[in-house]
RNA sequence: CUGUGCUAUGCGGGGAGCUAGUGGUGCCCUGUACCUACAAUCCACUACAGUAGGGCAGAAUGCCGCUCGAGGCUUUUUGCGUGUCGCGCAGUCAUGCGUAAGCGGCGUUGACGGUAGGGUCUCGCGCAAUGUUACGCCGUGAACCGUGUCAGGGCCUGACGGCAGCAGCACUAAGCGGAAUGUGGCAUGUGAUGCGAGGUUGCUUUACAAGAGCCGGCUGCGCAAAGGACGGCGGGGCGUAAUCUGUCGAAAGCGGAUGCACAG
Numbered sequence: 001c002u003g004u005g006c007u008a009u010g011c012g013g014g015g016a017g018c019u020a021g022u023g024g025u026g027c028c029c030u031g032u033a034c035c036u037a038c039a040a041u042c043c044a045c046u047a048c049a050g051u052a053g054g055g056c057a058g059a060a061u062g063c064c065g066c067u068c069g070a071g072g073c074u075u076u077u078u079g080c081g082u083g084u085c086g087c088g089c090a091g092u093c094a095u096g097c098g099u100a101a102g103c104g105g106c107g108u109u110g111a112c113g114g115u116a117g118g119g120u121c122u123c124g125c126g127c128a129a130u131g132u133u134a135c136g137c138c139g140u141g142a143a144c145c146g147u148g149u150c151a152g153g154g155c156c157u158g159a160c161g162g163c164a165g166c167a168g169c170a171c172u173a174a175g176c177g178g179a180a181u182g183u184g185g186c187a188u189g190u191g192a193u194g195c196g197a198g199g200u201u202g203c204u205u206u207a208c209a210a211g212a213g214c215c216g217g218c219u220g221c222g223c224a225a226a227g228g229a230c231g232g233c234g235g236g237g238c239g240u241a242a243u244c245u246g247u248c249g250a251a252a253g254c255g256g257a258u259g260c261a262c263a264g
Base pairs, nucleotide, nucleotide: 001264002263003262004261005260006259009057010056011055012030013029014028015027020046021045022044023043024042034054035053036052037051038050063256064255065254066253067252071248072247073246077242078241079240080239081238082237084235085234086233087232089231091230092229093228095224096223097222098221099220101219102218103217104215105214106213114208115207116206117205118204119203120202121198122197123196124195125194127191128190129188130187131186132185133184134183135182137178138177139176140175146171147170148169149168154163155162156161
C1' cells in the first nucleotide's frame, strides 16, 4: 500500500413546548438519512437518560476543529392594520328650543286674532232596539182524590120511578208544547230625530265687526343639553413589517486525527 473478516460506532438533526430532568409520540424548520410495538386526561428512562425486538453499513455515511448560516424563541423602538376601554373636548352630524334670511304651503273667493251661538264630551230622565220573563192566543192535558152528561151494570121500590155513579164523551185546573202579532215587568259594552243639567283644555262649525298676514315642512342662523354616530386626546391588546439585545442552531464547505485480526 492492497485484500478479507470483525468491533467501536452509525442508520437524521434542530427549535419551541411539556418535564424534577432526559428522550419520544404530537407542532414547527431543515432535509432524505431502516422496520415493527408503546405513547398527550401521555409512553419510557435516570445524568451513560427512550424501552423491547429485528435488519443494514462499518474504520467511514462515524469523531474533532474552523467557516457559513436556513430557521425558532426572546428584548427595545417605530410604522401599518384591526378592534377595545376612558375622557365630554369652544368640533361635525343626529336631538330639543327659538328665529323667519331663502325655498315652499295657505290667504281680499278674507290670514292671525276677537265677540256670540252650536257640535264633539260627561251625567240624569225618557224613547227605540236587543235579550229575557209574565199575561193573552192555539193545542194537549185528570183511571180514582175536577165539573156536566152519564150507556152498561149496582142499590131502593109492589109498580111508577128514584139514588149513587164506573167507562165513554165534552169542558176545564195544575202542568207541558207551539206560534210570534199584542200588553206589562226587568236588564244593558246597542242606538239617535228627544228633554234637562253640566263642561269649555283641545278640535270643528255658523254669524257679526274688522282688515294682511299666517305656518314653521326643507335649507340657513342662534342657543342649549346629551353622549347615539363621526372626529380628537389618552391607555392597554392582537396581528404584521423593520430595527435592536440575547440565545439555541439544521444542512453545506474546508481541514485534521483515527481501533483489532489475518494474508500479500
Model confidence (mean pLDDT): 79 of 100. A computed fold for a 264-nucleotide RNA from a Bacillota bacterium, annotated as Bacterial large signal recognition particle RNA. Rfam family: Bacterial large signal recognition particle RNA. Rfam classes the family as a non-coding RNA gene. About the family: The signal recognition particle (SRP) is a universally conserved ribonucleoprotein involved in the co-translational targeting of proteins to membranes. The gene name in the source record is ffs.